Bacterial RNase P class A from uncultured Gulosibacter sp., 344 nucleotides, folded computationally.
RNA sequence: GGUCGGCCAGGCGAUCGCGAUUCACUCCGGUGAAUCGAGGAACGUCCGGGCUCCGCAGAGCAGGACGGUGGGUAACACCCACCCGGGGUAACCCGCGAGCUAGUGCCACAGAAAAUAUACCGCCCCGAGAACGGGUAAGGGUGAAAAGGUGCGGUAAGAGCGCACCGGGUGCGCGGUGACGUGCAUCGCACGGUAAACCUCGUCUGGAGCAAGGCCAAUAGGGAACGUUGACGCGGCUCGCCGAGUUCCCGGGUGAGCUGCUAGAGCGGCACGGUAACGUGUCGUCGAGAUAGAUGGUCGCCACGGGGGAACCCGUACAGAACCCGGCGUAUCGGCCGGCCCGU
Repeated sequence: GGUCGGCCAGGCGAUCGCGAUUCACUCCGGUGAAUCGAGGAACGUCCGGGCUCCGCAGAGCAGGACGGUGGGUAACACCCACCCGGGGUAACCCGCGAGCUAGUGCCACAGAAAAUAUACCGCCCCGAGAACGGGUAAGGGUGAAAAGGUGCGGUAAGAGCGCACCGGGUGCGCGGUGACGUGCAUCGCACGGUAAACCUCGUCUGGAGCAAGGCCAAUAGGGAACGUUGACGCGGCUCGCCGAGUUCCCGGGUGAGCUGCUAGAGCGGCACGGUAACGUGUCGUCGAGAUAGAUGGUCGCCACGGGGGAACCCGUACAGAACCCGGCGUAUCGGCCGGCCCGU
């Protein structure tokens, strides 16, 4: 100098407030005391799951998601290890990484030609020369991309036309769980790119969501439509199943009641297994639960950064729970620690 990973998110004290729980007092309105009270992303709500309901969670099609290989996990679009391709001297980083000889489509401009070819400038033959005709695609030119590449031979000039090496296809052997690698043989090898183009192949996939759902109290009147010829339930469609209600309007009531609700795939230490992600065992630990939504302000000292000659002044991020987890993505003043690489 670089690269990768982990951690912190100003500290202490005083004081005034806010929410929850417990206890005490109470004039039942509250008051007081003690304890506890946001995050690494609580965020975006982009994936995956738990949980709940839809009778069962049924079949097929459609639709959607994913896409190298092996493993991890409750699951994943996540993580780990490896393979292949690309970048970097290196540590390391990046990859939306199945299939375009199943079919169809598209490839702007330029260019002769954008995919079963074609010839603008050229080169060669014929010819005195030009033109015409024929051969050719090595050179020039166009383009993001031009029909394997480099060299030697060969030829009128050329061309896998022939040869060597490189690249590619096919077959066999060997190594590897596998992606794949490698060796030998063989084929001179026209048939580009694009699938986040339709599509094909493989795997997965029912829907709605805590305003889910359950309980209590109160009110319990009227009307319309559909329905046992099967409604509603299933939601894009079809089938199967079920079997008596369903939907809407007017009127009335209650209550922003209780529950779900926070002890969980939880967090921390150690040991063992595993390259790792992770798993198993054991010990310890409890850490918000609001409902219009609490977690904030002020002062003093200190820390860090900036300004100033000094006294002193200014700043200390991004952001905030709402059923709960696992990820991903994005935001973030400043600071600490460690591994590795390069240079000296």

Lineage of the source: Bacteria > Bacillati > Actinomycetota > Microbacteriaceae > Gulosibacter. Rfam family: Bacterial RNase P class A. Rfam links the family to the GO terms ribonuclease P activity, dimeric ribonuclease P complex and tRNA processing.